[in-house]
Context: one part of a larger RNA
Formats: sequence, structure tokens, C1' cells
RNA sequence: GAUUGAACGUUGGCGGCACGCCUUAUACAUGCAAGUCGAACGAGAAAGCACCUUCGGGUGUGAGUAAAGUGGCGGACGGGUGAGUAACGCGUAGGAAUCUACCUUUUAGUGGGGGACAACUCGGGGAAACUCGAGCUAAUACCGCAUAAGACCUUGGGAGGAAAGAGGGCCUCUAUUUAUAAGCUCUUACUAUCAGAGGAGCCUGCGUUGGAUUAGCUAGUUGGUGAGGUAAAGGCUCACCAAGGCGACGAUCCAUAGCUGGUCUGAGAGGACGAUCAGCCACACUGGAACUGAGACACGGUCCAGACUCCUACGGGAGGCAGCAGUAGGGAAUCUUGGUCAAUGGGCGCAAGCCUGAACCAGCGAUGCCGCGUGUGUGAAGAAGGCCUUAGGGUUGUAAAGCACUUUCAGUCGCGAAGAAAUAUCCGAAGCUAAUACCUUCGGGAGUUGACGUUAGCGACAGAAGAAGUACCGGCUAACUCCGUGCCAGCAGCCGCGGUAAUACGGAGGGUACGAACGUUAAUC
Repeated sequence: GAUUGAACGUUGGCGGCACGCCUUAUACAUGCAAGUCGAACGAGAAAGCACCUUCGGGUGUGAGUAAAGUGGCGGACGGGUGAGUAACGCGUAGGAAUCUACCUUUUAGUGGGGGACAACUCGGGGAAACUCGAGCUAAUACCGCAUAAGACCUUGGGAGGAAAGAGGGCCUCUAUUUAUAAGCUCUUACUAUCAGAGGAGCCUGCGUUGGAUUAGCUAGUUGGUGAGGUAAAGGCUCACCAAGGCGACGAUCCAUAGCUGGUCUGAGAGGACGAUCAGCCACACUGGAACUGAGACACGGUCCAGACUCCUACGGGAGGCAGCAGUAGGGAAUCUUGGUCAAUGGGCGCAAGCCUGAACCAGCGAUGCCGCGUGUGUGAAGAAGGCCUUAGGGUUGUAAAGCACUUUCAGUCGCGAAGAAAUAUCCGAAGCUAAUACCUUCGGGAGUUGACGUUAGCGACAGAAGAAGUACCGGCUAACUCCGUGCCAGCAGCCGCGGUAAUACGGAGGGUACGAACGUUAAUC
């Protein structure tokens, strides 16, 4: 000199863009953060309103709505943190023995049956959490049978293995006959399969902090054969056999640490760091385990053990903010228990839509960077006052006052973009079809949707009106005099000042530097 996720002191007008628990991976009150689908399925309230009434109630509507259940998809993403990890964890370059829901593509199918279990009803236990028994029932839930192009296994003979429907429209054919389905057609779903995309698992070369006051380490250890296991190679696991494997090119042990793109500094080489943003990894009260699933050994799932907190009728139960806010504690120190799903994105759904503390916004903080303002011109009687003085004057100083202007920003009032693309609906065309219907695609028209928001921006109004400080002035280092003090009180980054004329302490006047900031401290180069 540059820099910072900074803190502290003094001061503080506005805006834009960023950033904001670095410490206790400490403990958490409260609310919210993952649901959705009636176009898979059975069942199904109440309040209110209207009418009737024998005054007990009933009927209609609310409504096939709410709430719940079976089932499907999603809760493995998104969000947080950096404890652990010196490792194929990460970075980079390669590899072969693998899996992949949703999406795209290829091919072949979707036939015919069965038995249950929730919900519900009845009964029982329990303080609660919840739970037990009996009975009824549906399905895209579950299980056989048939079929098998391809896939899988194979001794090339063969063996074994699948599915589910739902919704819209129609009467050309068939059957009943004025409309329906067992019919036709369209959409979607389902099963098997080929390939792809994206994703994931595995292996390897090289690189990746300090310590030798850590020198030897290793029995599933190193290799082989066989088997098991996995989606998959492999001591991954096991039986047997051999005795190997690593190490001064630093094994083992100890300490420290998430890694990278990058950030800061520097002319560079380097050095230091790894906040925000992005990629990867690891973790989710502590330790362990598996289940489900395409995917987890799963932050807001399950089980076991432990510590802690809470409820209890003492028998037993409930919980996990390193999600967003917020609280206590710790600390020099770090924000609102806000708004909206309008946009972007995600989950579910044909869709309408629902959910979304992701996200977008707003709030707080000079924490940082950047921009703007706190007026402009004129004005010598060089006013008054202050300070100094050789008492003549000098300086503050065009500074003020006065005169003439302007109105950024803030203030008040008004106008007012862009962020909105649409979906659904209507019209037309094409495709499909028996069809002008339905559906899909394309084109067109109209209409609706904004949290921010009193938006940005623009216009009008009034008035210099509302807006300057901080540090320093002995040398380094830009800037000097007076008074007070008298080795005292004090200053100090280094040298050093102060013991009666202190430009170095304290005050004043003046000056210098920077300026909504200025200094100090800490840290890095």
C1' cells in the first nucleotide's frame, strides 16, 4: 500500500447492488417448511337454508362436498451444516464387470378366473398413545391359469416366466330396438422387449497439510483354487492351500483439515485462504441395524440401545430446528416469530388446480462497494466576535451578512411502464374415424391473472429550505502559535517527549488529510 463474512470509538442525509452466528455439530417454547390424485376403489357426514309436522321428528338442499380409509406417484429432489474424513474423499485423465422410476424410440401383447384385507358395523382392553376379537365389502391392491415375438437359463432336446383398467364420443357393422353395449372409435394407462438421454454404483494412473523427539507395520493380512453374496469386478465373505504384502521415493502412528472451481495479495514466480455463488463428498440428538423402494441403510420414515426434555391414573407413553423465522446460552460480534405463489423451478393431477419458509420480494444493519446531495453566483465597510501581536497591525476571510438565482435528493399531490407467457373457453384448418362427434396438433380472436407496489420513471408545488464529521499537526509524515502543567498529570507505531519559556502532555485559535464517513484493533499478502 492493498484486502476483510470483521469488531470497537466518535459521527451519521438519500439511493442502487451485494453481504450478514467465523464462537457451543450447545439446548430449544411456538408457528409454518411434502404433499397430491374422485379420470384407480368402496363408503360417506354436519352446520346453515327451505318445506312438512302427530312437535318426537321427517323430506329436499348443502353434497357425492368435508373428514377419514384402500390404492398410485412423490416424501432419496429441493433446503441446512462442515462434526467426521489425509481417503479413490476431492481434482484430473482413463477403464469394464453393472443398475436405472419418470421421458423419448423399436417390436409384440393387454385373454380368462379366484380368494382376501382396510374403511364400515358390533363387542372388549387402556389415563393416554393406541390396541384386540367377530362380521360385511371394492379396486389400477393380492394370487393362480392361458399365451410368449423378443428377453432370461441351457447339455441346443428343452425349461421356466407377464399384464389392469379408466375416461370421452358415436350408431357404420352385430344384438336388443328410438337408446344402450358384450359393438365401433379416440385418448390414456398396463405387461414384456430394443435402443437412447439424463442419473447412479465400481476400478485405476497422477496430484492433494505438518511431525522421524513416530521406524518398523500387517493373520483376511498378500496371493491362489472352489463356493457364497451383490445390479456389478473384487478377501466383499467363507473353506482349503501357499507365505506373502507395505516401508527412509517415509509405511505405521500422532496432530491438523471437508475437497475443488475459485478469493485476497503480488510485476511475476509465489504466499495465504476456501464466507457468499457453483460442482462433489459427509452428516442429521449419540451409537447400531435393517425394511420399503428404480433409487435410502432415509434431516421433518421404522426398530434397538444411550444421554437429555416432557406427559402420566405409575401400568406406560411422546420428542429431536446442522429447514424458515424465533428463544436461551456462549461471544468482540452477525437480522423479521414479515408478504406472495405474480414470475422461475419442483411434486401430484387429463386438466382446472392444490402444495411449495425452494424461489421471488419486502423488513433490520454505513457490514462492504458504487453513485448523489448537504447549495450556486455575486459580495471589502476586508463588519462584528475570536486568536495572535513588535500594539502599527496580522489572521479567521468572500468566509458571514446583504443582493440575485436554482430545487437534485428528502417532503406533499397526481400520472404511470416492464416483469404476463399462457392454460382453460370461442372460431377456423389438418389428422384420427363410419362420423360434421370426441380427442390431438397448428393458426387466430376475445377475456382473466402482479406479492413487490404509495414500483421504476414522469409531471406539478413550496422553500436554501431537512442534511458534516473524524483523525492528525516533533521526525518518519501533509499541517504552528498562545495559555495551563512542571519527570507531575499525561503521550507513544519506532525514535522518544514532560524536571518553569513543551510546535511531542491538556485546552484554545489556526492549519493538514480524508469525507457519510474517519480513526483504532485483529488478520493475510
This is a predicted structure of a 525-nucleotide part of an RNA (small-subunit ribosomal RNA, 5' domain) from an uncultured prokaryote.